[in-house]
Context: one part of a larger RNA
Molecule: small-subunit ribosomal RNA, 5' domain
Organism: uncultured bacterium
């Protein structure tokens, strides 16, 4: 010094932090990623209108609901440290070898067509998960055509590549037009974000000395956003290594943290940056971005459902459970703030976050009273029996009221509305010393001494060492010393 644990004590208060270091063990349950009707068609409910005797049919809506098609997000945020000794990280460079959705700036365009598939309807299969066939339909879904350069290819000539509409307001009988706005297409630049490459630094072992066949290089090709054995064919025989290759062990790295006068040593919880992982192993799809924690496929182990044919799952998200362990919390509240996603917006979602709860787990602050009070009371302990000491300590008297309690008021956080926290912080008033002290030690080191008990026993002990009949060292008591809501012990580091 500590993410600590244990024992005793407390169970007084507050503020700010911190809280599975072990089994990257297995997980019941709930929640943790949605949003968009101003992209689209259909439907339910509600309300209104027209027709109708009624059932009902049709139309309308800045209404509402939940599926579907489509868009954006889901690659962020959150967790963990298994793996990794590596361009992984740190630091400094390179990219004339690269990418970049949303955002910003600039400049140009946004014309005309087509065919489908869900939803829905009908029918079938299945225990279920789900699924198959037929029919209808819309779009900012999909596909052509036109359009093109400062974009791409090319030395040039030349050639190649794109699009989608929606909403508000105004005019109009309508068709349509105007305007504003959100979009869409191709391009240039930026910002922010990433990819790749390189110099240097980065633990232990030589009781690991040789390692290497895509291996090292070349030519050509493929592949990628991109250089490259990244991959492949052919050719050459190289490449690394005592300046420690290879192998074995250990380990996420850093800013930092602890210690120290420093140099250094140790460490990498919380917070921040980077990396890696998401039951184990492998793979790709979609996409601007993933080889994707709450997506897909395959294999494996495990768990669950089953009508035995077949299916479902992945807390190293937040809580919580079992297990392991010396040991680590609530199945809480709110989106009020900050931030994020979607949306034109209203808004919705957000276990990110902000708060509350639990734990003396740490740091800091406060309290458990203050003054006075000597026949130095009683009691205890010691005694040379006179006394000494506990000790102004108590009682008594005089005060005060922090904290706790009761009553009342009551914020900032919210620039207009909106406050989970919370009737909280804080303020005012009231009663009353009232509600609040322990732990360790006293042989030397080391601050603090006597009596009794025990008798090498019982025991103590960090080291030296104590104990065998007067033990300041064991046990108890009185007294004393130290620290104090803590005190000791143990572990670990300097």
């Nucleotide at each position: 010094a500590u993410g600590a644990a244990c024992g005793c004590u407390u169970g007084g208060c507050g503020g700010c932090g911190u809280g599975c270091u072990u089994u990257a063990c297995a997980c019941a349950u709930g929640c943790a990623a949605g949003u968009u009707g101003a992209g689209c068609g259909a439907g339910g409910c509600c309300g209104g209108g027209u027709c109708g005797c009624a059932a009902g049919a049709c139309c309308c809506g800045a209404g509402u609901c939940g599926a579907g098609c489509g868009g954006c997000g889901a690659a962020c945020g959150g967790g963990u440290g298994a793996g990794u000794a590596a361009c992984g990280c740190g630091u400094g460079g390179a990219u004339a070898a690269c990418c970049u959705g949303c955002c910003c700036a600039g400049a140009a365009g946004u014309g005309g067509g087509g065919g489908a598939c869900a939803a829905c309807c009908c029918g079938g299969g299945g225990a279920a998960a789900c699924u198959c066939g037929g029919g209808c339909u819309a779009a900012u879904a999909c596909c052509g055509c036109a359009u093109a350069a400062c974009a791409c290819c090319g030395a040039a000539a030349g050639g190649u590549c794109g699009a989608a509409g929606g909403g508000g307001c105004c005019c109009g009988c309508a068709a349509g037009g105007g305007u504003c706005u959100c979009g869409c297409u191709a391009c240039u630049g930026g910002a922010g974000g990433g990819g790749u490459c390189c110099g240097c630094g980065u633990c232990c072992g030589a009781u690991u000395a040789g390692c290497u066949a895509g291996u090292u290089g070349g030519u050509g090709a493929g592949g990628u956003a991109a250089a490259g054995g990244c991959u492949c064919a052919c050719c050459a025989a190289g490449g690394c290594g005592a300046c420690g290759a290879u192998c074995c062990g250990u380990a996420g790295c850093u800013g930092g943290u602890c210690u120290g006068a420093g140099a250094g040593g140790a460490u990498g919880a919380u917070c921040a940056g980077c990396c890696a992982c998401a039951c184990u192993g492998g793979g790709a799809c979609u996409g601007a971005g993933a080889c994707a924690c709450g997506g897909c496929c395959c294999a494996g182990a495990c768990u669950c459902c089953u009508a035995c044919g077949g299916g479902a799952g992945g807390c190293a998200g937040c809580a919580g459970u079992g297990g392991g362990g010396a040991a680590u919390a609530u199945u809480g509240g709110a989106c009020a703030a900050u931030g994020g996603g979607c949306g034109a917006a209203a808004g919705c979602c957000u276990g990110a976050u902000c708060c509350a709860g639990c734990a003396a787990u740490g740091c800091c602050g406060c309290g458990u009273g203050a003054g006075u009070g000597a026949u130095g009371a009683a009691g205890g302990c010691c005694u040379u029996a006179g006394g000494g000491u506990u000790g102004u300590a108590a009682a008594g008297c005089u005060c005060u009221u922090u904290u706790a309690c009761c009553c009342g008021g009551g914020a900032u956080g919210a620039u207009a509305a909106u406050g989970a926290c919370a009737g909280u912080a804080c303020c005012g008033g009231g009663a009353g010393a009232a509600u609040a002290a322990g732990c360790c030690c006293c042989g030397g080191c080391u601050a603090a001494c006597u009596c009794c008990g025990u008798g090498c026993c019982a025991g103590c002990a960090g080291c030296c060492g104590c104990g065998g009949u007067a033990a300041u060292a064991c046990g108890g008591a009185g007294g004393g010393g130290g620290c104090u809501a803590g005190c000791g012990u143990u572990g670990u580091u300097c």